This is a predicted structure of a 351-nucleotide part of an RNA (small-subunit ribosomal RNA, central domain) from an uncultured prokaryote. Model confidence (mean pLDDT): 88 of 100. RNAcentral holds the full RNA, with entries from ENA.
Context: one part of a larger RNA
RNA sequence: CUGGGCGUAAAGCGCGCGUAGGCGGCUUGUUAAGCCAGAUGUGAAAGCCCCGGGCUCAACCUGGGAACUGCAUUUGGAACUGGCAAGCUAGAGUGUGUGAGAGGUGAGUGGAAUUUCCUGUGUAGCGGUGAAAUGCGUAGAUAUAGGAAGGAACAUCAGUGGCGAAGGCGACUCACUGGCACAACACUGACGCUGAGGUGCGAAAGCGUGGGUAGCAAACAGGAUUAGAUACCCUGGUAGUCCACGCCGUAAACGAUGUCUACUAGCCGUUGGAAGACUUGAUCUUUUUUAGUGGCGUAGUUAACGCGUUAAGCAGACCGCCUGGGGAGUACGGCCGCAAGGCUAAAACUC
Numbered sequence: 001c002u003g004g005g006c007g008u009a010a011a012g013c014g015c016g017c018g019u020a021g022g023c024g025g026c027u028u029g030u031u032a033a034g035c036c037a038g039a040u041g042u043g044a045a046a047g048c049c050c051c052g053g054g055c056u057c058a059a060c061c062u063g064g065g066a067a068c069u070g071c072a073u074u075u076g077g078a079a080c081u082g083g084c085a086a087g088c089u090a091g092a093g094u095g096u097g098u099g100a101g102a103g104g105u106g107a108g109u110g111g112a113a114u115u116u117c118c119u120g121u122g123u124a125g126c127g128g129u130g131a132a133a134u135g136c137g138u139a140g141a142u143a144u145a146g147g148a149a150g151g152a153a154c155a156u157c158a159g160u161g162g163c164g165a166a167g168g169c170g171a172c173u174c175a176c177u178g179g180c181a182c183a184a185c186a187c188u189g190a191c192g193c194u195g196a197g198g199u200g201c202g203a204a205a206g207c208g209u210g211g212g213u214a215g216c217a218a219a220c221a222g223g224a225u226u227a228g229a230u231a232c233c234c235u236g237g238u239a240g241u242c243c244a245c246g247c248c249g250u251a252a253a254c255g256a257u258g259u260c261u262a263c264u265a266g267c268c269g270u271u272g273g274a275a276g277a278c279u280u281g282a283u284c285u286u287u288u289u290u291a292g293u294g295g296c297g298u299a300g301u302u303a304a305c306g307c308g309u310u311a312a313g314c315a316g317a318c319c320g321c322c323u324g325g326g327g328a329g330u331a332c333g334g335c336c337g338c339a340a341g342g343c344u345a346a347a348a349c350u351c
Stems, first nucleotide, its partner, number of pairs: 004322003007305002012319001014201004021194003025088007033081002035077008049065006091191001092188005097182003103177007110154001115149007125136002162169002206247006215241002220236004258318004263313001266296012278281001300307002324351003333344004
C1' cells in the first nucleotide's frame, strides 16, 4: 500500500453552518472530453514466451515469430458519465391555514422554605452522633408569634412526557425570536447530499475586571474515630456556586452507534397533528393515516452480548477515524491561551 474494520475488542470529530472538492432526479436535442471500435506511426536491441538451429547434452550462443496490455495522429459510433441548450415535477424550497412544546434572549412579577436582624411570649437547655465532643445558650438561645431584609432555587403538576444540532432547557406574565409537525391547494424548477481547510456554538471546573453572597461548600481550623487518619462522621468556614462583560474549549461531551437517501414481517404502548366512523364519550370512544418517542420480536445480521423500519439488516453518496501492549496523548517544534493548559504529535527503549 492493498485487503479488513470503527455499539462493547484499536477506531465516529462534542455539535452545527459552510468554502474547495467528491457525488447527484426525469425527458428531448446537441457535442464528443471520458468511453468503444477500426486504421497508420511508434513502442531500440537484449531478456521473458513459442517454433527451429549450433557447441556430444546442458548452461550458453543463434534464426524466426509472438508479445511489448502503452503513446501519438486519424476515421467512425453515441448507450452511459461529463459539457451546452431547452423543458418537466417525484428531490429541495416558498406561500396560505392550523397545532404542540422546560427551544432561545430580555424585562417584570410571585409564593413556599433556609438564614440574619427587630419586637413579643417563654426558660434552661439547644444542636449533633454509632456514641460523643468541639459549637450555640442566663449578655436569654432552642421553641413559638408578628414584622423587616436579602440571595438563591422554583415543591405538587412530572411522565421509558415535551423541546433543542449538540451542550442543554422546568414558577408566572409580557415583548422579541429560532426550529418542528399536520392538511389541502398554489408557486419556484434540481436550487440537492456530504463536506478537507475555515467558522460559530459548546456542561462542569477554572481564569480576568466589577458587582453580589441566603443556603451549600474545595482549601483551611477545630472536635471525634483510629495504631496512625493529612479521610470517611460532626461543628465552623474562604474561594466558588449567582449577575454583567471577556476568556478557556475540555467531559463516560454516551445511543461509548457520523450525516443524508432508498428498500426490508408484525405486535403492544405513548406524545403532537389530520381524516373518517360509531353515536354523545366532548373532562374525548374507536379506526385509519402522518411526524416523533418507548417495549417486544420475524427475516437478516453479530465473535458473542445483542441489534432488529429510530438497524448494529440490505444498498448508495460523502466525511472522520483505527493498525499489538507499554513508552504516550508524552517529548520536541509549531499554533492558540492572561494562566491553568488545549490542539497537532513522534522516537529510542522494552514486552